[in-house]
RNA sequence: ACGCGGGAGAGUUCGCCGGUUCACUGAUGACCGGCGGCGCCGAAGGGGCAACAUCCCCGGAACCUCUCAGGCACCCAGACCGCGU
Numbered sequence: 001a002c003g004c005g006g007g008a009g010a011g012u013u014c015g016c017c018g019g020u021u022c023a024c025u026g027a028u029g030a031c032c033g034g035c036g037g038c039g040c041c042g043a044a045g046g047g048g049c050a051a052c053a054u055c056c057c058c059g060g061a062a063c064c065u066c067u068c069a070g071g072c073a074c075c076c077a078g079a080c081c082g083c084g085u
């Protein structure tokens, strides 16, 4: 690095638009997608810092921190761990 498995947290929230489905039609409901608002998570990625080191500058970790990105039913993703090559 590749393959397989395990793998947490936080709204399946509110509004608007469009679509699908049920119904004769319509309203309404359910689901999907897009945009916006408020709330929130932190284990993709990214940023920041300690000790240490140094004449000075540079350097300098994280599952700590910030939340830009990402994420908040399921799926996908997922640091990290195990097994195999």
Base pairs, nucleotide, nucleotide: 001085002084003083004082005081006080011038013037014036015035016034017033018032019031020030021029039072040071041070045068046066047065048064052059
Model confidence (mean pLDDT): 82 of 100.
The RNA shown here (Glycine riboswitch aptamer) has 85 nucleotides and comes from uncultured Friedmanniella sp.
Lineage of the source: Bacteria > Actinomycetes > Propionibacteriales > Nocardioidaceae > Friedmanniella.